A computed fold for a 521-nucleotide part of an RNA from a Candidatus Babelota bacterium, annotated as small-subunit ribosomal RNA, 5' domain.
The organism belongs to Candidatus Babelota, within Bacteria.
RNAcentral holds the full RNA, with entries from SILVA.
Its mean pLDDT, the model's own confidence on a scale to 100, is 82.
[in-house]
Context: one part of a larger RNA
RNA sequence: GAAUGAACGCUGGCGGCGUGCCUAACACAUGCAAGUCGAGCGAGAAAAUCCCUUCGGGGAUGAGUAGAGCGGCGAACUGGUGAGUAACACGCAGGAAUUUACCUUUCAGUGAAGAAUACCGUUGAGAAAUCGACGUUAAUGCUGCAUACGUCCCUCCGGGGAGAAAGAUGGCCUCUUUGCUGUCGCUGAAAGAUGAGCCUGUGCACUAUUAGUUAGUUGGUGGGGUAAUGGCCUACCAAGACGAUGAUAGUUAGCCGACCUGAGAGGGUGAUCGGCCACAUUGGGACUGAGAUACGGCCCAGACUCCUACGGGAGGCAGCAGUGAGGAAUUUUGCGCAAUGGACGAAAGUCUGACGCAGCGACGCCGCGUGAGGGAUGAAGGCCUUCGGGUUGUAAACUUCUGUUAAGUGGGAAGAAAGGCCCAUCUGUAAUAUAGAUGGGAGAUGACGUUACCAUUAAAGAAAGCACCGGCUAACUUCGUGCCAGCAGCCGCGGUAAUACGAGGGGUGCAAGCGUUAUUC
Numbered sequence: 001g002a003a004u005g006a007a008c009g010c011u012g013g014c015g016g017c018g019u020g021c022c023u024a025a026c027a028c029a030u031g032c033a034a035g036u037c038g039a040g041c042g043a044g045a046a047a048a049u050c051c052c053u054u055c056g057g058g059g060a061u062g063a064g065u066a067g068a069g070c071g072g073c074g075a076a077c078u079g080g081u082g083a084g085u086a087a088c089a090c091g092c093a094g095g096a097a098u099u100u101a102c103c104u105u106u107c108a109g110u111g112a113a114g115a116a117u118a119c120c121g122u123u124g125a126g127a128a129a130u131c132g133a134c135g136u137u138a139a140u141g142c143u144g145c146a147u148a149c150g151u152c153c154c155u156c157c158g159g160g161g162a163g164a165a166a167g168a169u170g171g172c173c174u175c176u177u178u179g180c181u182g183u184c185g186c187u188g189a190a191a192g193a194u195g196a197g198c199c200u201g202u203g204c205a206c207u208a209u210u211a212g213u214u215a216g217u218u219g220g221u222g223g224g225g226u227a228a229u230g231g232c233c234u235a236c237c238a239a240g241a242c243g244a245u246g247a248u249a250g251u252u253a254g255c256c257g258a259c260c261u262g263a264g265a266g267g268g269u270g271a272u273c274g275g276c277c278a279c280a281u282u283g284g285g286a287c288u289g290a291g292a293u294a295c296g297g298c299c300c301a302g303a304c305u306c307c308u309a310c311g312g313g314a315g316g317c318a319g320c321a322g323u324g325a326g327g328a329a330u331u332u333u334g335c336g337c338a339a340u341g342g343a344c345g346a347a348a349g350u351c352u353g354a355c356g357c358a359g360c361g362a363c364g365c366c367g368c369g370u371g372a373g374g375g376a377u378g379a380a381g382g383c384c385u386u387c388g389g390g391u392u393g394u395a396a397a398c399u400u401c402u403g404u405u406a407a408g409u410g411g412g413a414a415g416a417a418a419g420g421c422c423c424a425u426c427u428g429u430a431a432u433a434u435a436g437a438u439g440g441g442a443g444a445u446g447a448c449g450u451u452a453c454c455a456u457u458a459a460a461g462a463a464a465g466c467a468c469c470g471g472c473u474a475a476c477u478u479c480g481u482g483c484c485a486g487c488a489g490c491c492g493c494g495g496u497a498a499u500a501c502g503a504g505g506g507g508u509g510c511a512a513g514c515g516u517u518a519u520u521c
Base pairs, nucleotide, nucleotide: 001521002520003519004518006517007516008515009514010513013368014367015366016365017364018363019361020360021326026324027323028322030321031320032319035073036072037071040070041069048061049060050059051058052057080279081278082277090203091202092201093200094199095198098196099195103192104191105190106189107188108187109186110185111145113143114142120135121134122133123132124131125130151162152161153160154159167184168183169182170181171180172179205251206250207249212242213241214240217239218238219237220236221235222234223233224232254276255275256274257273258269259268260267261266281302282301283300284299285298304315305314306313307312332358334357335356336355340354341352342351343350344349371401372400373399374398381392382391383390384389405462407457408456409455410454411453415448421441422440423439424438425437426436427435465510466509467508468507469506470491471490472489476505477504478503479502480501486493487492
């Protein structure tokens, strides 16, 4: 000099864009953060209004709505944190023995049956959480059977064996059955895309005041296991394997793209943003599933907190806000799904503390302003003085203007065109249905928002500080003090004329900031 997720002191007008628990991976009150589908399924309220009534009640609308339940998909994404990890964790470059829901393309199919169960009803236990008994019902839930182009297994290559499915919703025809057909599904298989798992080369902190380490250890064979290779596991066999090119041990640490500095080489860092990894109160375990470290799943154990009728139960903010604690120190219990993205759904749409916005903080960067021109009796006052004057100083007053920002008033974009609706054409179809593609049209949708921006009104009115002035280093005098009080980054000042302490005047530097401290180059 540059830099910072900074803090502290003094001061503080506005805007834009960023950024904000670095400490206790400490404990958490409260609310919200993952739902959705009635075009998979059965069942199904109430308030309120109206009508009838034998005044007990009944019926209609509400409404096949709400809220539950079964089932499907999602919940493994998004979001948070950096405790652990010195490791194939990460970076770069490769590899083979794998898997991949949804998506795309292609091929083949989608037959005929059955038994349950939740919800519900009647009951029982319990303080509760919850748990039973009996009865009843459905499905794209479950179970056989049939079929098998691909697929898998065995094979003497002739063949043999194994294994699947679910329907829903539109349209037309029909007296009903049913038939045809569109779309979305379902099953088997092949390929792709995407994601993931695995292996290898190489790079990857400090300590030798850590020198030897290792028995599933190193390799082989057989077997098991996995989606898959492999001591991954197991039985047997061999005795190997690693190490001064630093094994093992200890300490520290998430890694990278990047960021800071520097002419570069390097050195330092790993906040925000992006990629990967790990973790979710501590430790362990599996289940489900295409996929699990399963943050807002389950089970067990520990610590802690809460409820309890003492028998037993409930919980997990390192999600967004917020609270306490710790600390030098770090924000609102805000608005909205309008946009972008995600989940579900045929769609309308629902959900979304992701996200978009707003709020707070000079925390940072950038921009703007705090007025401009004229104005000498060089006013008064202050300070200094050689007492003549000098200086503050065109500074002020005064005068002429301007109107940025702030304040008021009025106007006013873009972020919003998709989807949905209507029409036309085409594809497909038996078909003018439905569906899909293309084109056209009308109309709707804004949290921010009293938006940005523009115009206008009044008015210089509301807006300057901080540090320094001995040398380094730009900037000097007076008074006070008297080795005292104090200053100080280094050299050093102060013991009676201190440009070095304190104050005044003056000056220098930077400026809504200025200094100090800490840290890095």